[in-house]
RNA sequence: AGAGUUUGAUCCUGGCUCAGGACGAACGCUGGCGGCGUGCUUAACACAUGCAAGUCGAACGGAACUUAUAGUUCAGUGGCAAACGGGUGAGUAACGCGUAGGUAAUCUGCCGCAAAGAUGGGGACAACAGUUCGAAAGGACUGCUAAUACCGAAUGUUGUAUGAAAUUCGCAUGGGUUUCAUACUAAAGAUUUAUCGCUUUGCGAGGAGCCUGCGUCCGAUUAGGUAGUUGGUAGGGUAAGAGCGUACCAAGCCGACGAUCGGUAACCGGUCUGAGAGGAUGAACGGUCACAUUGGAACUGAGACACGGUCCAGACUCCUACGGGAGGCAGCAGUGGGGAAUAUUCCACAAUGGGGGGAACCCUGAUGGAGCGACGCCGCGUGAGUGAAGAAGGGCUUCGGCUCGUAAAGCUCUUUUCUCGUUGACGAAAUGACGGAAGUAGAUGACGGUAGACGGGGAAUAAGCCACGGCUAACUACGUGCCAGCAGCCGCGGUAAUACGUAGGUGGCAAGCGUUGUCCGGAAUUAUUGGGCGUAAAGGGAGCGCAGGCGGAAAUUUAAGUCGUACUUAAAAGUGCAGCAGUAAUAGUUGUGAUGGGUACGAAACUGGAUAUCUUGAGAGCAGGAGAGGCAAGCGGAAUUCCCAGUGUAGCGGUGAAAUGCGUAGAUAUUGGGAGGAACACCAGUGGCGAAGGCGGCUUGCUGGACUGCAUCUGACGCUGAGGCUCGAAAGCUAGGGUAGCGAACGGGAUUAGAUACCCCGGUAGUCCUAGCUGUAAACGAUGAGUGCUAGGUGUGGGAGGUAUCGACUCCUCCCGUGCCGGAGUCAACGCAAUAAGCACUCCGCCUGGGGAGUACGGUCGCAAGACUGAAACUCAAAGGAAUUGACGGGGGCCCGCACAAGCGGUGGAGUAUGUGGUUUAAUUCGACGCAACGCGAAGAACCUUACCAAGCCUUGACAUUGAUUGACAGGUUAUGAAAGUAACUAUUCUCUUAGGAGACAAGAAAACAGGUGGUGCAUGGCUGUCGUCAGCUCGUGUCGUGAGAUGUUGGGUUAAGUCCCGCAACGAGCGCAACCCCUACACUGUGUUGCCAGCGAGUAAGGUCGGGGACUCACAGAGGACAGCCCGAGAUAAUCGGGAGGAAGGCGGGGAUGACGUCAAGUCAUCAUGCCCCAUAUGGCUUGGGCUACACACGUACUACAAUGGGACGGAACAGAGGGAAGCGAAGUCGUGAGGCAGAGCAAAACCGAAAAAACGUACCCCAGUUCGGAUUGUAGGCUGAAACUCGCCUACAUGAAGUCGGAAUCGCUAGUAAUCGCAGGUCAGCAUACUGCGGUGAAUACGUUCCACGGGCCUUGUACACACCGCCCGUCACACCACGGAAGUCGAUCACACCCGAAGUCUGGAAACAGCCUAAGGCGGGGUCGGUGACUGGGGUGAAGUCGUAACAAGGUAACC
Repeated sequence: AGAGUUUGAUCCUGGCUCAGGACGAACGCUGGCGGCGUGCUUAACACAUGCAAGUCGAACGGAACUUAUAGUUCAGUGGCAAACGGGUGAGUAACGCGUAGGUAAUCUGCCGCAAAGAUGGGGACAACAGUUCGAAAGGACUGCUAAUACCGAAUGUUGUAUGAAAUUCGCAUGGGUUUCAUACUAAAGAUUUAUCGCUUUGCGAGGAGCCUGCGUCCGAUUAGGUAGUUGGUAGGGUAAGAGCGUACCAAGCCGACGAUCGGUAACCGGUCUGAGAGGAUGAACGGUCACAUUGGAACUGAGACACGGUCCAGACUCCUACGGGAGGCAGCAGUGGGGAAUAUUCCACAAUGGGGGGAACCCUGAUGGAGCGACGCCGCGUGAGUGAAGAAGGGCUUCGGCUCGUAAAGCUCUUUUCUCGUUGACGAAAUGACGGAAGUAGAUGACGGUAGACGGGGAAUAAGCCACGGCUAACUACGUGCCAGCAGCCGCGGUAAUACGUAGGUGGCAAGCGUUGUCCGGAAUUAUUGGGCGUAAAGGGAGCGCAGGCGGAAAUUUAAGUCGUACUUAAAAGUGCAGCAGUAAUAGUUGUGAUGGGUACGAAACUGGAUAUCUUGAGAGCAGGAGAGGCAAGCGGAAUUCCCAGUGUAGCGGUGAAAUGCGUAGAUAUUGGGAGGAACACCAGUGGCGAAGGCGGCUUGCUGGACUGCAUCUGACGCUGAGGCUCGAAAGCUAGGGUAGCGAACGGGAUUAGAUACCCCGGUAGUCCUAGCUGUAAACGAUGAGUGCUAGGUGUGGGAGGUAUCGACUCCUCCCGUGCCGGAGUCAACGCAAUAAGCACUCCGCCUGGGGAGUACGGUCGCAAGACUGAAACUCAAAGGAAUUGACGGGGGCCCGCACAAGCGGUGGAGUAUGUGGUUUAAUUCGACGCAACGCGAAGAACCUUACCAAGCCUUGACAUUGAUUGACAGGUUAUGAAAGUAACUAUUCUCUUAGGAGACAAGAAAACAGGUGGUGCAUGGCUGUCGUCAGCUCGUGUCGUGAGAUGUUGGGUUAAGUCCCGCAACGAGCGCAACCCCUACACUGUGUUGCCAGCGAGUAAGGUCGGGGACUCACAGAGGACAGCCCGAGAUAAUCGGGAGGAAGGCGGGGAUGACGUCAAGUCAUCAUGCCCCAUAUGGCUUGGGCUACACACGUACUACAAUGGGACGGAACAGAGGGAAGCGAAGUCGUGAGGCAGAGCAAAACCGAAAAAACGUACCCCAGUUCGGAUUGUAGGCUGAAACUCGCCUACAUGAAGUCGGAAUCGCUAGUAAUCGCAGGUCAGCAUACUGCGGUGAAUACGUUCCACGGGCCUUGUACACACCGCCCGUCACACCACGGAAGUCGAUCACACCCGAAGUCUGGAAACAGCCUAAGGCGGGGUCGGUGACUGGGGUGAAGUCGUAACAAGGUAACC
């Protein structure tokens, strides 16, 4: 000294939380020793038992005993003490306490000093004796007696009272001293020679009483209180002043500077914390106060209204013979109870102190000590050195190792502590005795056989607690699986948890460690030091103004504030500082300082007071002009509506579209006339006026304010302003008017799932006026008022001056107002910026996390509605401001794409194929699910595949590795079985060799292990899809910003493109784009076999068939070609675009491969790989059969059609490309109607084969039909593949001949060699193709264009309460559960004051007394006030996982939102 937590990230505001210290503590785990402290915080609850205050025989008489002139003991009379000491904190908000004073308004036993004195008498009462009452406690009567007990008398230094005189002092009353006169008032002895007592008085010391200034908690949801109240007079009363009490008189006194009332509380020195200022607290120790079972009262006394005294009353407890009595631990111990919780019924008067006494001495639960408790602080110890085989063991592990760890063991030492033995204190010296004195001798210890000392023994007797995700030092494994649990805050846990539990390890502290509670701190989070208020919480709606606060210039004075000096006080203890002794700490001891208060003296700058001035602040005067400023009266035109009349006819009106509505009884439209109410177009303007609300036609009257100029007057008269008063939009209320238009409520029509809305047709209050009330608004500039200061620029309204001019305009200067821009400055940022949110001062108002809540209760106001004032319980860890990046919008702009449009052809209807869902099933294996699953994985399920089901079997296994043993194994046959398999029989004996063995293979037994298409694609790798071949995505340096970030990448053009050009605080770069690669289009060069054949030759029925040739086609290579290169135009002369030429090709020529940063927890654990989990005679392995092919149905994708641009027939001459072929393609020939069979030439292919290309073209037929369309379905007979075509293949022939006549809503593809249409080939494959992948043939239509619908995307911008990002967020009712609170008929309790009744004890008064009276505690009774508990029912509020209904808000949130 800070840290965590709001966000995707940022800055700020702001709360919550943590780290520190402390404690009279408690709880959990643990516990060796000592010293010093400390220990009922709760029930001021109740108390058994013992003790805590007595002493004096040197005051007195008596009794008893004895060692008998003496002594001891005892009750009584008497004296002193018991008012101290000790306890507690209930009450008390007060002169109670603290501090500083006063007492000229007082008292004071014992003690000290001083003065003076004590003469002489008297009468009783206890004890005692006797009688007697009572259970007891306690009395009663009679008689005797002493005193330092009591009572007169004398004396009177003094004192007191009165009067007189003198002197002196004081802040007032007044006081002191001296003198005189009058009156009154004292006394006690004891003991033995020295004292102690006694009386009066003065002084002192210490103590006490009373009074005063200042200070001393919370509440205003307590605003008025007070009748002895405030004062006076008189006489009382007290030690003393005083309404302290009484009578009379007056009507005062206190209060916003907080009275009264209510709540809480003993106060202080100090203690804790804090840098301090402060905040909290008042245990122990010390000072004061109060109290002593509750309440009242007095007595005695120097002192009490008395803790261990008295009386009375109440409650409670105890005793009782029932008649009466006794008691008071908040003394020390102790008990019960309460409580989270707090000790021994201990020892001693040895020390210190107190009481009594002459003293010895006695008493002392004060005190000194001990005991118990880690309750706190401080100190010590639990060993030290050495010791690597880095032991064993534990933990982790990548299996290599790492770690606990020099730690242990072992070896060498030490002995604090422990134990045993021996010894053993300080605290103690007074008093007393002796002595003339100085002095001398002697006694006394509770603690305690304690502390300490010496010796022996032996590492021996001694370590735990908490934490380890971040804050916060410290990490791994296992278990668990949103469970169990943790948590101070944030938050962990849903199968790989450093956050739960355990273990190992580590960190921290240590005889303790954690937890809980409380206080301060951090918190500048109540801000004096030291905060704020435009948007985060916060400026009163505005003005006037009393009190209050603050206040211009120069001068004199004063000295209250202020400052200085000195003195005094602030007890001691404690704290700070310095010192002493002590090893050191806690302790001990000596000194010093200190904020505060008081007194005296001084200073005079500033503030204040007083006096007298000044003019600049303020005001007045005079002269002007501006204005929707206010109030009242009158007037005006336009428009709407209504009425009357005319013209005129069928509609009008309204909407997104309609309907309700109006209209043939004549509307709307139009013309004329009239009525009435409200509002004042244009002018009109970030123009004007007003304090704000607000003010708008014109005229008149009355009236307020501001501004400018002059500098004539006053002379600080000013500013602000709690309360108070006034004004105060709209809506609303009361009464009375008025009512054209508009228009809550309401009615109707629409819209809608609904529509109590938005839209439409009507329409009442209201809107208007008068008189009152209400008093609130997002009453906003979300910005209080005032004054001064601090760069500018540019508009505009009002005024003045100057310049210029004939004049107006213009230009310059000044003042006042009103806007914009902007610098410094400021701000969290946005922004503000002379009209400040800048720099300062003055005054007022307001804020202190969100919700609950501007709610409840109370009060005030109001007719009501309601307004003002204004909480708490409970709950959350946020709520919020500004800005940033994204995403999104039923926001905007620009642009692209078969996105739309323009076209062509389809799908959706039929049949079939195929996939999916669903259903079914023993099983119908699994995966894929919007685009981006569904002819997908699967480039081909009869068995196999195969993962599924049933049945039968195997268990080191079908497969891999390891070591050891053995040596063959395989094969064949038979039986059985569905097969796998099982059983038997039979046969045979591997290779190499250095001769040791090695290798391959096999067998049986055992063990590690194999195996798993079991789970998790949300643990993963890899691969893939998609946005998207969209044009984007980033970085370095620089710059800007507090920062997140921005800039670059935006802008102007352009492009298919972040493509390029220009501009620019940016300059560059990377991944993407493009290009480089392949195919294709052209020509050239090279090479020509299996390809080709122009020319030459040969040959054939024909044929490149042959010789030959390289020209051509073609094939394979290579280099070329296209680049906006050329011309014209547009454009900034750029990039680029439009057109043209040339060219095979022209503006990336066409196509392919190529897929940026990333998104979707997208897909795949069943391609493969892989972590973890799971199975282990089974979830592994083998086999047979079945299933994946099921079938009411739904969807996707295809094929074939519905026909004439067609179909069938004839084949009459046709024309491809690409690809395949050896377990293969398979020709010719031949058989079969055909599928196909036989056969086998050729070909590992530019050679042979499959191979026929098909549409097209030609010919004739069909003539619009369910057909010569269509071919499903079914029957029969066949063929092929294959162990095997039943479930479940393909093909052929014949026969059969279904639906279907162009397809609803909706929807898909395609922009040129494309769509459409036609066939061919290949892969898979034994066989099986309408699928898939390729190939060529024929070969279109259309694109105006980007307005719209809706889809996807890019860039810029805007709004946002979204960031899991609109499939977002989020509001309210209802239902359910829980929680706290309010209201409530009542009911219960506490408390306060008042009225009345009764009235103990006691003081006082009267009385001779009996007794009476006043006052009064307790008690009773009554109506009230305040507070609290409870209460059927009720009201809203809060919280809760996925409930219901809607969709209000956030985007223009789909009707802008809000007050």
Model confidence (mean pLDDT): 84 of 100. Predicted 3D model of a 1459-nucleotide RNA (small-subunit ribosomal RNA) from an uncultured rumen bacterium. The sequence is in RNAcentral, with records from ENA and SILVA.